[in-house]
RNA sequence: AGAGUUUGAUCCUGGCUCAGGAUGAACGCUAGCGGCAGGCUUAAUACAUGCAAGUCGAGGGGCAGCAUGGUGUAGCAAUACACUGAUGGCGACCGGCAAACGGGUGCGGAACACGUACAGAACCUUCCUUCAAGCGGGGAAUAGCCCAGAGAAAUUUGGAUUAAUACCCCAUAGCAUAAUGGAGUGGCAUCACUUUGUUAUUAAAGAUUUAUCACUUGAAGAUGGCUGUGCGGCUGAUUAGGUAGUUGGCGGGGUAACGGCCCACCAAGCCUGCGAUCAGUAACUGGUGUGAGAGCACGACCAGUCACACGGGCACUGAGACACGGACCAGACUCCUACGGGAGGCAGCAGUGAGGAAUAUUGGACAAUGGGCGCAAGCCUGAUCCAGCCAUGCCGCGUGCAGGAUGACGGUCCUAUGGAUUGUAAACUGCUUUUAUACAGGAAGAAACCCUACUUUGCGAAGUAGCUUGACGGUACUGUAAGAAUAAGGAUCGGCUAACUCCGUGCCAGCAGCCGCGGUAAUACGGAGGAUCCAAGCGUUAUCCGGAAUCAUUGGGUUUAAAGGGUCCGUAGGCGGUUUAAUAAGUCAGUGGUGAAAUCUUGUAGCUCAACUAUAAAAUUGCCAUUGAUACUGUUAGACUUGAAUAAUUAAGAAGUAACUAGAAUAUGUAGUGUAGCGGUGAAAUGCUUAGAGAUUACAUGGAAUACCAAUUGCGAAGGCAGGUUACUAUUAAUUUAUUGACGCUGAUGGACGAAAGCGUGGGUAGCGAACAGGAUUAGAUACCCUGGUAGUCCACGCCGUAAACGAUGGAUACUAGCUGUUUGGAGCAAUCUGAGUGGCUAAGCGAAAGUGAUAAGUAUCUCACCUGGGGAGUACGUUCGCAAGAAUGAAACUCAAAGGAAUUGACGGGGGCCCGCACAAGCGGUGGAGCAUGUGGUUUAAUUCGAUGAUACGCGAGGAACCUUACCAAGGCUUAAAUGUAGAUUGACCGUUUAGGAAACUAGACUUUCGCAAGACAAUUUACAAGGUGCUGCAUGGUUGUCGUCAGCUCGUGCCGUGAGGUGUCAGGUUAAGUCCUAUAACGAGCGCAACCCCUGUUGUUAGUUGCCAGCGAGUAGUGUCGGGAACUCUAGCAAGACUGCCAGUGCAAACUGUGAGGAAGGUGGGGAUGACGUCAAAUCAUCACGGCCCUUACGCCUUGGGCUACACACGUGCUACAAUGGACGGUACAGAGAGCAGCCACUACGCAAGUAGGCGCGAAUCUACAAAACCGUUCUCAGUUCGGAUCGGAGUCUGUAACUCGACUCCGUGAAGCUGGAAUCGCUAGUAAUCGGAUAUCAGCCAUGAUCCGGUGAAUACGUUCCCGGGCCUUGUACACACCGCCCGUCAAGCCAUGGAAGCUGGGGGUGCCUGAAGUCGGUGACCGCAAGGAGCUGCCUAGGGUAAAACUGGUAACUGGGGCUAAGUCGUAACAAGGUAACC
Repeated sequence: AGAGUUUGAUCCUGGCUCAGGAUGAACGCUAGCGGCAGGCUUAAUACAUGCAAGUCGAGGGGCAGCAUGGUGUAGCAAUACACUGAUGGCGACCGGCAAACGGGUGCGGAACACGUACAGAACCUUCCUUCAAGCGGGGAAUAGCCCAGAGAAAUUUGGAUUAAUACCCCAUAGCAUAAUGGAGUGGCAUCACUUUGUUAUUAAAGAUUUAUCACUUGAAGAUGGCUGUGCGGCUGAUUAGGUAGUUGGCGGGGUAACGGCCCACCAAGCCUGCGAUCAGUAACUGGUGUGAGAGCACGACCAGUCACACGGGCACUGAGACACGGACCAGACUCCUACGGGAGGCAGCAGUGAGGAAUAUUGGACAAUGGGCGCAAGCCUGAUCCAGCCAUGCCGCGUGCAGGAUGACGGUCCUAUGGAUUGUAAACUGCUUUUAUACAGGAAGAAACCCUACUUUGCGAAGUAGCUUGACGGUACUGUAAGAAUAAGGAUCGGCUAACUCCGUGCCAGCAGCCGCGGUAAUACGGAGGAUCCAAGCGUUAUCCGGAAUCAUUGGGUUUAAAGGGUCCGUAGGCGGUUUAAUAAGUCAGUGGUGAAAUCUUGUAGCUCAACUAUAAAAUUGCCAUUGAUACUGUUAGACUUGAAUAAUUAAGAAGUAACUAGAAUAUGUAGUGUAGCGGUGAAAUGCUUAGAGAUUACAUGGAAUACCAAUUGCGAAGGCAGGUUACUAUUAAUUUAUUGACGCUGAUGGACGAAAGCGUGGGUAGCGAACAGGAUUAGAUACCCUGGUAGUCCACGCCGUAAACGAUGGAUACUAGCUGUUUGGAGCAAUCUGAGUGGCUAAGCGAAAGUGAUAAGUAUCUCACCUGGGGAGUACGUUCGCAAGAAUGAAACUCAAAGGAAUUGACGGGGGCCCGCACAAGCGGUGGAGCAUGUGGUUUAAUUCGAUGAUACGCGAGGAACCUUACCAAGGCUUAAAUGUAGAUUGACCGUUUAGGAAACUAGACUUUCGCAAGACAAUUUACAAGGUGCUGCAUGGUUGUCGUCAGCUCGUGCCGUGAGGUGUCAGGUUAAGUCCUAUAACGAGCGCAACCCCUGUUGUUAGUUGCCAGCGAGUAGUGUCGGGAACUCUAGCAAGACUGCCAGUGCAAACUGUGAGGAAGGUGGGGAUGACGUCAAAUCAUCACGGCCCUUACGCCUUGGGCUACACACGUGCUACAAUGGACGGUACAGAGAGCAGCCACUACGCAAGUAGGCGCGAAUCUACAAAACCGUUCUCAGUUCGGAUCGGAGUCUGUAACUCGACUCCGUGAAGCUGGAAUCGCUAGUAAUCGGAUAUCAGCCAUGAUCCGGUGAAUACGUUCCCGGGCCUUGUACACACCGCCCGUCAAGCCAUGGAAGCUGGGGGUGCCUGAAGUCGGUGACCGCAAGGAGCUGCCUAGGGUAAAACUGGUAACUGGGGCUAAGUCGUAACAAGGUAACC
């Protein structure tokens, strides 16, 4: 100090989350020791039991118990009993002091309770200290004890007697108290102090060891308290008014004391927007946690203060209480009871129940510190000091150290004959002994008091020495002994965040702080190995601060992200021009007081260190007082003119209000002309019209709105304002003087104005037009379109008070480069200058960017308003306003991890522009109808093996399924060093023939006994190596392929622009088949594509001439390059040439285009082929092959026989043949190219109707083998289901092959189906193309081939053109899409869950008010009774806790029913929004 998370990516805004620290914690796993600390945060809930406040006999009467002594009786004695207060002492009692401290808790309380600083001239203070004075005399009682009672008990009554440091009276008395005079001093004031008179009143207690301690009065101090005041510290305005003793006064009462503290009377005040009152919450502080700080949160332990003591009230005693372990009363609760009545108060220490996630022992000691009493010894002390329990926290120590490599075994992993890792880790060797264990020693904390002795001393007293005292504790600590011996876990390992692999699981189980993992290769789940981080702890949960500048004083924002009020006026408030003087409030400096201690910080020191502790310093940022300074702010007084205002002159305008008025148009009415339609739409219909519409002419009526001018024009605060004229009112600007002299700016609350719609009353109503009606559209159409049409729109008056009321930009002032329009002033002859507005462009700057830019969103100042994630929600409740509609104010629960802004690249659009393509159009021929072939789906089946499925599957993988193939089914068999395969070695009873079983494989036998020159063949044995799988995953892959698409695109380097994603280049203007080229240009170049290079073909030349050719010469034949020869031609196949917009004309800057141009075989890519950029479709293929992982192993492997892949109600694709005369049949005649051939092609001859058969030449092929067919020439058929068509079926055959049944092809004879040109729809093709005709080949024993791939023959038609359909390219635009429109997304309904509003009602709570009643108690009155008296009993009045009752308000819980909201993979209905979202959207 930051990080993760919105997006395809980016920048920003903005929330959520994490890393840090902390805790009185809790929970999970784990646990060796010690030190120091801490330990009911919940029920101020209820409490059994014990203890927590006593002490003094030196106050008193006394003597119950204990001890001692004495006396007596009994007894031999021990001893027992009785008496004796004589002694030590002492229960109970009277009396004194203490009990008001100490200890606990945080209920209440928002208050002078607390903190801090002042004040008390308005006060008290036991014990203590100092000083002054004193301590005389008397009296009456009472408890106890004793006697007699009541009662279960608690308790209590009566009688008799008695004491005191208890009580009373008298004396003495002043620096006391009260009254009243005089004098002086001081103070801001009420007044205070000092001094001096007079009068009146009030004291006392004794004890004793004779040292002393008590007692009374007064003065002072100290300590402790009481009271008042300033300032400070919570939330809510959905709490705005509160208050009758209330505010003040006079007079009383009361108190220690002031005071409405209380009372009587008088006045009407007092508090409040600087937040009264009310409601909620809360003990406050020193401090604690965190933070750089400012702050924020907290207030355990320790310390100070307050409050409380079962809930409420009340007083008594006392110096002090309205009293935790006191009293009284009423209440709740618990307990005892003999039912009559009584007792109690752990928020003291332990402890118990309950509550709760959760918090300890019914311990020891007064040794120390402190407290009470006491002369003291001493007693008491759950204060305190210690111990016990708890890893609750902080701190410290240990669990060994060194060596040790064959880097052991084992585990884990891998690229696995081997390596990596665990890991110097272990074993092993040596060393050490903290801690634990055992034994032994053993503290400090203790100084005293008392007593004794001594010293000093005027008296108190002080000092020295001796003596005594330890709960903790035989603890800390020290020594010795033995031995590595007694001691490591937790969490994590996808990113944030340090640390990775294997196995299991398979959107399951589970994880998760956020993002998110898991659907068969999970570093994210579970286990393992390893690693990382901490460590006697580690994690989780909860809470606080931080990070969060995410409430922003330090230190944020408001055009579009959340956020400027609709506008103006103006109150309080805030802020405010120049100058002089005074003052000193703010401000600054010095000094003093205070700011408790502890804490924090620093230094030093003590526990072995540390935590901890001690000591000293610093700090305590504050408050108060005082002295000084005077620039600035304030205040007071004075002056000024530039801010502001007023007057004058001139000008401007759709500024406002009222009245009057004008023309055009629509509509309506009347009348005329006139006839059949009008109107309306995408097209129609509803509607109007022969009763005369529409059209047209004239006149009339009525309402609303004001064409042209008219414009980024003008005016107004905004809303808004538009024909013309008049009246009234207001505004603004400029100019030049004059006047006032800061009079200013902003503006919470408040007031005024405020579009449209809407509301009320009364008018008005031409047009338009919600609702409504009808007609269309549609699946529907409660819409869009059409025909009508009511409110409304208009006027007057009154409400409403809101709008995307927008410049989405509050107002004011000042300053900061320019260019260019325009409105309205001034100056100037003009050029031009100078004001105020209103626009455009731009600089710097600003901004996330878009943008803004003197009319700021720049630089500054003042002031108001507003914002703080999205949704829920501008909703609910409450309140105010309103006639209502509704407006204003304005939440929470719950839910999500985003929502959002700007810009970028794509994709998309029923957006735009440009362009291309057999894309359409123009043509030709098909498919879709029939029969058959073939493929697919479906169905069937034991199996009908598998794959391919829009374009881009379907005559596809398959370029050959009868067996084999074959993967499928049925049945039979084989099997792990084994079938099977390869290689080597050895042997040769292997092969063959044959028998039995069998469907065969195979099983069980018999006979025979190797061949070959050799290589070797075959079989067996043996050795070595390898299993095998057409099982799954094409969504783990390689390779290969399809498609967009032979479309013109896709990128890079450097530079430049941009915060960035990105852009530029690649855009623009032309041009091209083309990102082809040219020009321009912050780009310049380059790469993959295009083109070219390659192959075939078209022309020519040249070279070469066999198997090809044959013109000329010769030979030969019935005839044929047949032969000799030739090398011309054709041809073959090598090498060259040729075409490049090169030339010409026109156009153009150029590129280029155009041309019946020339030339040329070919002309603008000559024609074809090969060639397929970056990428897209998780496209296809694990069944060509290869390969990761998974799966099977007497089987999912291998062998064999038979079957199946060929099934058949049906549907689709691709084809063949046809439907005929451009034809069929018969006969005759002619012309190719390419390719293939030895288990082959086969001439020729014979036979057969034929398929073919039997012979047999040639040819491993430019040599041999194959009739090309359409065509052409004849004949016939004559429009028919035919001499078309050939399916189907019957019969007979041929060939291949072990084998044609399922299931081959072909031949012959016979049979002779559908079909007469094909609906919607749809396909191909632009020239040697379509169409048509035949030929060849691969595969192959044969063939279901009508398929595929090639070859040639014959050989067209049409293209105006780019509006439309489809696909594509480029530019641009919009976007809420990015899985990218097959996108996104809205609302109702249905289902489940959750929180919440309303609600008849039901049921609580706290507070207040009225009335009734009213305990104890103080106070007042009375008091015939008691008392010598003081006084008391009694009676009574006021007040009051509590209780009762009544009506309201506030605030909870619950509730039939009901409202909306949120959430929830795959429900229903539509399609509202995002593109012109298909009617632009929104307010």
This is a predicted structure of a 1483-nucleotide RNA (small-subunit ribosomal RNA) from an uncultured Bacteroidota bacterium. RNAcentral records the identical sequence in 2 taxa. Its mean pLDDT, the model's own confidence on a scale to 100, is 83. The RNAcentral record of the sequence draws on ENA and SILVA.